[in-house]
About this RNA:
A computed fold for a 98-nucleotide RNA, annotated as Guanidine-I riboswitch aptamer.

RNA sequence: UCAAUUAGCCUCUAGGGUUCCGUACGGUGACGUAGUCUUGGACCGAGGGAGGCACAUGAGUAUACCUCAUGCAACGGAGGGAUAAAAGCCCGGGAGUA
Numbered sequence: 001u002c003a004a005u006u007a008g009c010c011u012c013u014a015g016g017g018u019u020c021c022g023u024a025c026g027g028u029g030a031c032g033u034a035g036u037c038u039u040g041g042a043c044c045g046a047g048g049g050a051g052g053c054a055c056a057u058g059a060g061u062a063u064a065c066c067u068c069a070u071g072c073a074a075c076g077g078a079g080g081g082a083u084a085a086a087a088g089c090c091c092g093g094g095a096g097u098a
Base pairs, nucleotide, nucleotide: 008053009052010051011050012049015044016043020041021040022037023034024033025032026031055071056070057069058068059067060066061064075096079091080090081089
């Protein structure tokens, strides 16, 4: 200098929409419309957000598969895809740039 590989899981948050519930409006009703309906319930949800677990390395003594420490940094489209729908979801730590 070039190339390849790995970077897990759970719970949440920023954020996100509208199947369901609720709400508002219309309708006798079945039902319809509305997410500009935004501190709603529930739902989706981060590689570059948080916490925990696992794992790796190192240290300790009470030797228990125990305790403690460390695990840095990370600019970023357009476009496409899933779901009812959207998104910091997925393609994607991608292309590109440094």
Its mean pLDDT, the model's own confidence on a scale to 100, is 77. The sequence was found by an Rfam model in a public genome assembly.